Molecule: c-di-AMP riboswitch aptamer (ydaO/yuaA leader)
RNA sequence: CGUGCUCAUGCGCCGAGUCCCGCAAGGGAGCCGGGGAACCACCACCCUGGGGUGAAUCGCACGGAUUCCGCCGUGAAGUCACGGUUGGUAUACGCGCGUAGGAGACCUUCCUGCUCCGAACCCGUCAGCUAACCCGGUAGGCGAGAAGGAAGGAAAGG
Numbered sequence: 001c002g003u004g005c006u007c008a009u010g011c012g013c014c015g016a017g018u019c020c021c022g023c024a025a026g027g028g029a030g031c032c033g034g035g036g037a038a039c040c041a042c043c044a045c046c047c048u049g050g051g052g053u054g055a056a057u058c059g060c061a062c063g064g065a066u067u068c069c070g071c072c073g074u075g076a077a078g079u080c081a082c083g084g085u086u087g088g089u090a091u092a093c094g095c096g097c098g099u100a101g102g103a104g105a106c107c108u109u110c111c112u113g114c115u116c117c118g119a120a121c122c123c124g125u126c127a128g129c130u131a132a133c134c135c136g137g138u139a140g141g142c143g144a145g146a147a148g149g150a151a152g153g154a155a156a157g158g
Stems, first nucleotide, its partner, number of pairs: 011143004018029004030138006040128001049126001050123004058098003062094002065091002068088002070085006101117004106153007
C1' cells in the first nucleotide's frame, strides 16, 4: 500500500420507516398507508373471484414435479384398477433472457448517457372516488459511484 472478516464511531444512500419522553411496557409529534358519505364516476349478459402495501409488472425459452387428455402393457376387461410413456395440456416452482416501472451524493423539471434493482408479503369472497370519522405502519438493507448539458431555486462566500 492492497485485500478479507469483526466491533465501534461519524458521514452518506434506498425506503413512510424519523424525532422526543419513559427503566420497561408504552405514550406523543412528524411522516406514510388503508377503510369510509354526498357529488361525480361506473352500471346488457356470460366466463374469469377480487383487492391492497411496494419501483417490483408482463412476455418468451428451458428444467424437474403435479393435474388432465392421449397411447401402451397387465388383469375376465371398450367402461374399472394398477403400472409405464418418445406425446399434448394446465398449474405453481426453479433457472435464464428481455420488459412496464424504480434508484443512483443540495432541491425541482427536461435532454443525452452509464450502472444497479425489477423482491417479498397481506386481506379472505369484501373494497371506485370520498368531508367528518375509523384503523394500521414507522421495518429492513447498503458503502457501488457516471456523469455531461439546459432552466429555475436553495445554501455559502464576497